[in-house]
RNA sequence: CGCUGCUCAGAGCAAACCUGCCGAAAGGCAGUGACGCAGAGCUACGGGGCUACCGCGACGUGAGUCGCCACGCCCGCCGGGCCGCCAGC
Numbered sequence: 001c002g003c004u005g006c007u008c009a010g011a012g013c014a015a016a017c018c019u020g021c022c023g024a025a026a027g028g029c030a031g032u033g034a035c036g037c038a039g040a041g042c043u044a045c046g047g048g049g050c051u052a053c054c055g056c057g058a059c060g061u062g063a064g065u066c067g068c069c070a071c072g073c074c075c076g077c078c079g080g081g082c083c084g085c086c087a088g089c
Stems, first nucleotide, its partner, number of pairs: 002089004012037002018031005035076001041082003045079003048074003055068005
């Protein structure tokens, strides 16, 4: 340096539920809590998924309703990129 995660060490992260806060929502942050994780560290670059405030369109006298849309979000969906612990080969 590369491959692998059968074995060892010391650590690390934290799903769901519940509470508070932010947000239109999806979702996020903090606390609690551990379902799991060898990258469950970082990155929305490709695919995929979620949401639809605004905007656009349709309908409606109107209040409003419906549809479309990412500029919002998910890296704990998959792939790529960057960085990284231990062990074995």

Predicted 3D model of an 89-nucleotide RNA (c-di-GMP-I riboswitch aptamer) from a Gemmatimonadota bacterium. The coordinates come from a structure-prediction model, not an experiment, and the mean pLDDT is 89. The RNAcentral record of the sequence draws on Ribocentre. Lineage of the source: Bacteria > Pseudomonadati > Gemmatimonadota.